This record gives sequence, structure tokens and C1' cells, in this order.
RNA sequence: AGCUCAUCCAGAGGGACUGAGGGAACGGCCCUACGAAGUCCCGGCAACCGCCACGCGCCUCCGCCUCCCGCACAUCGGGGACGGACGUGGAAACGGUGCCAAUUCCGCCCGGCACGAGAGUCGUGAUCUCCGGGGAAGAUGAGAA
Repeated sequence: AGCUCAUCCAGAGGGACUGAGGGAACGGCCCUACGAAGUCCCGGCAACCGCCACGCGCCUCCGCCUCCCGCACAUCGGGGACGGACGUGGAAACGGUGCCAAUUCCGCCCGGCACGAGAGUCGUGAUCUCCGGGGAAGAUGAGAA
């Protein structure tokens, strides 16, 4: 760098240094000398992975039982309780990331709806008043080779 899967309408910023750009790409529209991007320090958010108190479930698997049934505590079959795996909810102290303007800022396609042009037609609806579904590209995490 590429591949697979999940998520992307929630949330969370101060200081120091520095000094003009930034929001991936193109267009729009924004942010920015009341200080962009970057680096460092401190703080925070969140819950993807590891770890975990606790609740719930029992489809599946494993263990276990002085439980029940099958003429029945050898074996066997069926059921039940409990524990573990697992699933689901939760938590956030610790470890691995991530993130802290705007929905991933918006756009593309389809449908709806609205508006405009004297009608079935056409046009417009970009954070330049919309809603629902799908996509492209991207971001982050986990995984495999």
C1' cells in the first nucleotide's frame, strides 16, 4: 500500500511556541490576525480492542449434581438446577488506539414533498428552506494473509 468486517445525525478544549492558512480530493459553503495548519504540555470525550464488579438469556457447546421421569442412582435416553464458554446489557480504574467547528459540513442516484414557468413536461431545492432509501470516496477500529 492493498483485502475483509463493523461504525460514522451523539460527545469532548485550554495554554505555550510560531505566524497564514485550513475544512482529503473537485465544486459549494464555512472557519481563520478576537490567530489557520503544525509541534509540545495539560485536560476531556467515547467505548473499537484487551481487562472487569454486576444484571439478564439459555439457541449451541462443555462440566457438574444426595434433583425428576422412563419396571431404572451399572449403562443409556429425556428433563431440571448450578458453573463455564457464548450472547446481551453495564462499567471506565488500568493497557492499546482514536477523537475534541459545522451529520464524514454539504454535493451523486432513486422516491417523496415543496417552489417556479399558463397543464401530464421541464427546471430548482449544495450549510443558497426539505424528508426517506441507496451509492461513491474517505476516516477510525478489529482481523487475516
Overview:
This is a predicted structure of a 145-nucleotide RNA (SAM riboswitch aptamer (S box leader)) from Nocardioides sp. R-C-SC26. Lineage of the source: Bacteria > Actinomycetota > Actinomycetes > Nocardioidaceae > Nocardioides. It was read from a public genome assembly, where an Rfam model found it. The coordinates come from a structure-prediction model, not an experiment, and the mean pLDDT is 77. Its Rfam family is "SAM riboswitch aptamer (S box leader)". Gene Ontology term of the family: regulation of gene expression.